Predicted 3D model of a 581-nucleotide part of an RNA (large-subunit ribosomal RNA, domain V) from Ancoracysta twista. The prediction has a mean pLDDT of 83. The organism belongs to Ancoracysta, within Eukaryota. The RNAcentral record of the full RNA draws on ENA and SILVA. Rfam family: Bacterial large subunit ribosomal RNA. Its family is annotated with ribosome and structural constituent of ribosome in the Gene Ontology.

Context: one part of a larger RNA
RNA sequence: CCUGCGGCUAGACGGAAAGACCCCGUGCACCUUUACUGCAACUUUACAUUGUAGCCGGGAGUGGAUUGUGUAGAAUAGGUGGGAAACCUAGGAUGCUUUGGCGCCAGCCAAUUGCGGAGGUACCUUUGAAAUACCACCCUCUUCUAUCCCUCUCUACUAAUUUACUUCUUUUGAAGGAAGACCGUGUAUGGGUGGUAGUUUGACUGGGGCGGUCGCCUCCCAAAGAGUAACGGAGGCGUACAAUGGUGGGCUCAAGCUGGUCAGUACUCAGCUGUGGAGCGCAAUGGCAUAAGCCCGCCUGACUGUGAGAUCGACAAAUCGAGCAGGGACGAAAGUCGGCCAUAGUGAUCCGGUGAUUCCGUGUGGAAGGGUCAUCGCUCAACGGAUAAAAGGUACGCCGGGGAUAACAGGCUAAUGACCCCCAAGAGUUCAUAUCGACGGGGUUGUUUGGCACCUCGAUGUCGGCUCAUCAUAUCCUGGAGCUGAAGUAGGUUCCAAGGGUUCGGCUGUUCGCCGAUUAAAAUGGUACGUGAGCUGGGUUUAGAACGUUGUGAAACAGUUCGGUCCCUAUCUACCGCAGG
Numbered sequence: 001c002c003u004g005c006g007g008c009u010a011g012a013c014g015g016a017a018a019g020a021c022c023c024c025g026u027g028c029a030c031c032u033u034u035a036c037u038g039c040a041a042c043u044u045u046a047c048a049u050u051g052u053a054g055c056c057g058g059g060a061g062u063g064g065a066u067u068g069u070g071u072a073g074a075a076u077a078g079g080u081g082g083g084a085a086a087c088c089u090a091g092g093a094u095g096c097u098u099u100g101g102c103g104c105c106a107g108c109c110a111a112u113u114g115c116g117g118a119g120g121u122a123c124c125u126u127u128g129a130a131a132u133a134c135c136a137c138c139c140u141c142u143u144c145u146a147u148c149c150c151u152c153u154c155u156a157c158u159a160a161u162u163u164a165c166u167u168c169u170u171u172u173g174a175a176g177g178a179a180g181a182c183c184g185u186g187u188a189u190g191g192g193u194g195g196u197a198g199u200u201u202g203a204c205u206g207g208g209g210c211g212g213u214c215g216c217c218u219c220c221c222a223a224a225g226a227g228u229a230a231c232g233g234a235g236g237c238g239u240a241c242a243a244u245g246g247u248g249g250g251c252u253c254a255a256g257c258u259g260g261u262c263a264g265u266a267c268u269c270a271g272c273u274g275u276g277g278a279g280c281g282c283a284a285u286g287g288c289a290u291a292a293g294c295c296c297g298c299c300u301g302a303c304u305g306u307g308a309g310a311u312c313g314a315c316a317a318a319u320c321g322a323g324c325a326g327g328g329a330c331g332a333a334a335g336u337c338g339g340c341c342a343u344a345g346u347g348a349u350c351c352g353g354u355g356a357u358u359c360c361g362u363g364u365g366g367a368a369g370g371g372u373c374a375u376c377g378c379u380c381a382a383c384g385g386a387u388a389a390a391a392g393g394u395a396c397g398c399c400g401g402g403g404a405u406a407a408c409a410g411g412c413u414a415a416u417g418a419c420c421c422c423c424a425a426g427a428g429u430u431c432a433u434a435u436c437g438a439c440g441g442g443g444u445u446g447u448u449u450g451g452c453a454c455c456u457c458g459a460u461g462u463c464g465g466c467u468c469a470u471c472a473u474a475u476c477c478u479g480g481a482g483c484u485g486a487a488g489u490a491g492g493u494u495c496c497a498a499g500g501g502u503u504c505g506g507c508u509g510u511u512c513g514c515c516g517a518u519u520a521a522a523a524u525g526g527u528a529c530g531u532g533a534g535c536u537g538g539g540u541u542u543a544g545a546a547c548g549u550u551g552u553g554a555a556a557c558a559g560u561u562c563g564g565u566c567c568c569u570a571u572c573u574a575c576c577g578c579a580g581g
Stems, first nucleotide, its partner, number of pairs: 001581007010573003014568002022402004027398002029394004035199005042191002045188005051157004057151003061147002064143002068139001069106001078138005086121003095115002098111005161179003165176004202214003211231001215237006238383001239281001241339001245299007253277001255273005279288002282345001284343003303326004309320003315384001328337003351377007359370002409456001410454001411452003415449001417445006426436002463538001464536003468530001469527005476501003479496006503517005544562004548557003
């Protein structure tokens, strides 16, 4: 070295299970609720099933009775018509007494006991209207009775309907009793309603969540055409204005200097200088004095119908626009005027409203309805707007995917950490450098905390302990040196040095740490924070349960607490041992 056998488990990102953590899906399921929308059940009311009798109250109609006062005027004149012919009266008139009602307090109406015994009332004068003298129709006020209808309260009945109960019966049932026009049921309707069901519960994002943002305008980034990203740096908008618009004419601002009563740094006034240092409704940028800035006159072009041609642009949109026709404003005219110095001040489609319209209009004429033109209704602000209408939990979870994306480990980086060096203000009695070293500067390392998200999500098992180690040296001990603020002993600091060594216990799951007792010393680190196909499983990190807290709740908590399945017979490499060649 080859071959074989027996061991061991460091590696083959070993085997097993399309990762359960995390994210994603306009995935699923179950659960919750003051998410949305239904449904069941519950409830309100009306009608039907649903009948009889009476009663309290209310309302409408008809009939009877009653009421009717402006002023003038005998006086409390409802309206119209007929009507001068009369009517009432011995079945008792005018009148007196008593009682009731109405009332504008003047009187009117009615009834009755008694008295009484023959008249009383019209036309007359006034008035728009003449007698309740008489008759007819009607209005109005009040009231009562009669009738009819509706409604309502209460009571009773029994035959619909029901059956707590009793008896009989093999059963469906029968009889009795009880309840009773209620209950129940049906139809319609209003209400609340996780009881139940179907669903929704946005995206961006240096993982996700929390926070922030989402459309439009201005500047920088933006690399001298345009355009150009980021959870890059700064700010604004969701309008205002009937004049802050059109036109014609005129004017020049801010600031400074000088002068001037009160008057001062600064009020108003005069002169000079004055490229804009002002102003332009509001942000910023660009622009503007020939003004787009300021003032005055007259006006409404903040027009109707169009529009060559451009800019921009994926589309849809957006922007500019000469000219033509109509009818106008201002101006002497040339001309200017289709809002505003410009760039923000916004919302597609559907659906619906309003006005107009020479359009369509289901055999025809109309109408209903629709079209067209104009206009209105969205913080549809998640602003190219899924619906008219929508929140959460899951550790009981499931599926499809992702190393497109987090947690472990690795990688890159090295802000942070650790270590070293430079400079040397100062401390060190004096003296920077025995020792310590501010303010600063330069490195090394890859043991800290991070950043990034590059391999791995068809799986790279996670803290600590046990066992077994191996390496580095920035050396804890042992060895050799220099300096010393090294007398000696004992130290401090630096250099060389990795051969060997580097303890046992108590508490805690702990690493760490504190404590006890030793030691020459009880070093610092790397090795997937070495080592679970070597062990453990106390912690973390499933399902059970509890406390505190949060939440309406389902549930949740780098809060706590008790409990909780650790699989693999070794093919290859490596290593150990044995045998043969």